Background:
Model confidence (mean pLDDT): 77 of 100. The RNA shown here (Fluoride riboswitch aptamer (crcB RNA motif)) has 61 nucleotides and comes from Pedobacter sp. UBA1951. It was read from a public genome assembly, where an Rfam model found it. The source organism's lineage runs through Bacteria, Pseudomonadati, Sphingobacteriales, Sphingobacteriaceae and Pedobacter.

RNA sequence: UUUACGAUAGGCAAUGAUGUCUGCCUUGAACCGCCUUGGUGCUGAUGAUAUCUACUUAACU
Numbered sequence: 001u002u003u004a005c006g007a008u009a010g011g012c013a014a015u016g017a018u019g020u021c022u023g024c025c026u027u028g029a030a031c032c033g034c035c036u037u038g039g040u041g042c043u044g045a046u047g048a049u050a051u052c053u054a055c056u057u058a059a060c061u
Base pairs, nucleotide, nucleotide: 009026010025011024012023013022016052017051018050019049020048021047033042034041
C1' cells in the first nucleotide's frame, strides 16, 4: 500500500453552535439552492422545532 473477514457504529439533509424529532446513505453512498446572453443577480444560518451567535429591515430609549 492492496485484498478479505470481523467488531464498533458512523456519516449526510445549499452558510455557524447546542438540544429534540424525522428522513436518507453505508464510502464508486447519502449531500453540494435559484435566475441569466451577461452582471457589483436573488433567497435562506432549520429537513422540522427551540435557544444562542452572525447578518438584514423598521421603531423606541